TPP riboswitch aptamer (THI element) from Chromatocurvus halotolerans, 101 nucleotides, folded computationally. Lineage of the source: Bacteria > Pseudomonadati > Pseudomonadota > Cellvibrionales > Chromatocurvus. It matches the Rfam family "TPP riboswitch aptamer (THI element)". About the family: Vitamin B(1) in its active form thiamin pyrophosphate (TPP) is an essential coenzyme that is synthesised by coupling of pyrimidine and thiazole moieties in bacteria. Its mean pLDDT, the model's own confidence on a scale to 100, is 80.

RNA sequence: CCGCAAACCAAGGGGAGGCCCCAGGCCUGAGACGCUCCACGAGCGGACCCUUCGAACCUGAUCCGGAUCAUACCGGCGUAGGGAUGGUGAUCGCAGCUCCU
Repeated sequence: CCGCAAACCAAGGGGAGGCCCCAGGCCUGAGACGCUCCACGAGCGGACCCUUCGAACCUGAUCCGGAUCAUACCGGCGUAGGGAUGGUGAUCGCAGCUCCU
């Protein structure tokens, strides 16, 4: 001189479940929850995940292949197009580079 980890704080972003014998359970997932309403939906909240080192999530997509009772279940698509950040950590820590002695 330049860059920076975990963690924490604050802020922000985000979510189409499927199935059974529907009482109650099963499957996947971090998450399938609760409340309210003018109720095939919407809103609010909780939990959870993600925030540019960005597959959290959206689009393509009423997509393609495989498996399944079934599904966004698995894979492909995907080096695609979009997608939400500041601080502390840290003048003292860590790493790198340069110069001087």